[in-house]
Context: one part of a larger RNA
RNA sequence: UUGGGCGUAAAGAGUGAAAAGGUGGUGUUAUUAGUCGAGUGUUAAAGACCCAAGCUCAACUUGGGAAAAGCAUUCGAAACGGUAAUACUAGAGGACAGGAGAGGUGUGCGGAACUCAAGGUGUAGGGGUGAAAUCCGUUGAUAUCUUGGGGAACACCAAAAGCGAAGGCAGCACACUGGCCUGUAUCUGACACUGUAUCACGAAAGCGUGGGUAGCGAAUGGGAUUAGAUACCCCAGUAGUCCACGCCCUAAACGAUGAUCAUUAGCUAUUCGGAGUAUCGACCCUCUGAGUGGCGUAGCUAACGCGUUAAAUGAUCCGCCUGGGAAGUACGAUCGCAAGAUUAAAACUC
Numbered sequence: 001u002u003g004g005g006c007g008u009a010a011a012g013a014g015u016g017a018a019a020a021g022g023u024g025g026u027g028u029u030a031u032u033a034g035u036c037g038a039g040u041g042u043u044a045a046a047g048a049c050c051c052a053a054g055c056u057c058a059a060c061u062u063g064g065g066a067a068a069a070g071c072a073u074u075c076g077a078a079a080c081g082g083u084a085a086u087a088c089u090a091g092a093g094g095a096c097a098g099g100a101g102a103g104g105u106g107u108g109c110g111g112a113a114c115u116c117a118a119g120g121u122g123u124a125g126g127g128g129u130g131a132a133a134u135c136c137g138u139u140g141a142u143a144u145c146u147u148g149g150g151g152a153a154c155a156c157c158a159a160a161a162g163c164g165a166a167g168g169c170a171g172c173a174c175a176c177u178g179g180c181c182u183g184u185a186u187c188u189g190a191c192a193c194u195g196u197a198u199c200a201c202g203a204a205a206g207c208g209u210g211g212g213u214a215g216c217g218a219a220u221g222g223g224a225u226u227a228g229a230u231a232c233c234c235c236a237g238u239a240g241u242c243c244a245c246g247c248c249c250u251a252a253a254c255g256a257u258g259a260u261c262a263u264u265a266g267c268u269a270u271u272c273g274g275a276g277u278a279u280c281g282a283c284c285c286u287c288u289g290a291g292u293g294g295c296g297u298a299g300c301u302a303a304c305g306c307g308u309u310a311a312a313u314g315a316u317c318c319g320c321c322u323g324g325g326a327a328g329u330a331c332g333a334u335c336g337c338a339a340g341a342u343u344a345a346a347a348c349u350c
Base pairs, nucleotide, nucleotide: 004321005320006319007304008303012318014201015200016199017198021194022193023192025088026087027086028085029084030083031082032081034080035077036076037075038074039073040072041071042070043069049065050064051063052062053061054060091191092188093187094186095184096183097182098181099180103177104176105175106174107173108172109171110154114150115149116148117147118146119145120144121143125136126135162169163168206247207246208245209244210243211242215241216240220236221235222234223233258317259316260315261314262313263312266295267294268293269292270291271290272289273288274287275286276285299306300305323350324349325348332343333342334341335340
C1' cells in the first nucleotide's frame, strides 16, 4: 500500500467555531493536461504464453507467432470529472408572523431551615451510640418564646419532562443576550458538508491574590471498636466548599456509539408548534413538523443487543486501532506558579 475494523473484544478526539485541503444540487452552451477510443514509435536478446521442429520421450534446445502494460507522439470522442459562461430552486441562508424552554450574564428581592448574639420563661440534665465515652450544662445548658445578625442552598411544583455544542443549567422579578421550532413560500441563488493546523469553551479537585465562612468537612486532635485500627461509628475541626479576578485542562468528560446527507414496516407514550374536525369553551378525534422515551419487522451482530434518535442500506470528510506486560512510562519538546498536562518510544519479557 491492498485489505479489515472502532456500543461491550484494541480503537470515536471532552465539545464547538473555522483558514487550507478533500467532497459537492438541477438545466443549457463552449472547452479539455483528468477520462475513453484508435494509429505510429519505443520498451535489446533470453525468460513467461501459444504453435511447430530437433535430441528414442521428457527436461532441454531451436524456429515462428501473439498478447498485455508503461512512456512519447498524432488523430478522434465529450457520457463522467475539471474549467468558463449563463439560467434554475428541491440544498443552504435571509425576511415576515407566531411559539416553547432550569440556555447564558448581571442586579435586586423572598420564605423555610440552620447557626450566632441579646432578652424572657424554666430546671437538671442534654447530646450521641449497637452499647458507650470524649463533648456541652447550675457562670443555668437542652426545651420554648421574642428581637437582631450571618452565610449557603432553593422543599412542594418535578416528570421516563424541558434547554444547551459539550461541560452543564432549577426560588421570584427585572435588564441585556445566544440558539431552536412552526407557519407563509416573500427574497438571495449552491452561498453547501467535513475539517490536520489554529482559536474558543470545558465538572470536580487543585493553584495565585483579595474577600467571605452558617452548615458540611480532606488533614489533624480526642472518644470508642479491635489482637492492632494510621479505618468503618462518635465529639471537635483546618484547608476547601461560597464571591471577584487570574491559572490549571483532566474525568466511567458515557449513548463507553464522530459529523453531515439520503433510503428502509409499524405500534405506543410524552413535550412544543401547525392544519382540519368538533364544541359556548376546554378536552376528544384525524393529519402534519420538530424533539424525548418504550416495544418491535426486515436487516445487522460473536453474542448481548441495535432496530426511522440504527449498531440496517448507501455516500462524503475527519479522528483512531493492529497481541499482553514494560507504559500512557523514560527521554526530548511544548504548555504550567506548582501539581502536573499534551505529544510519545525502546531494551527486556510472556

Small-subunit ribosomal RNA, central domain from a wastewater metagenome, 350 nucleotides, folded computationally. The full RNA is in RNAcentral, with records from SILVA. Model confidence (mean pLDDT): 84 of 100.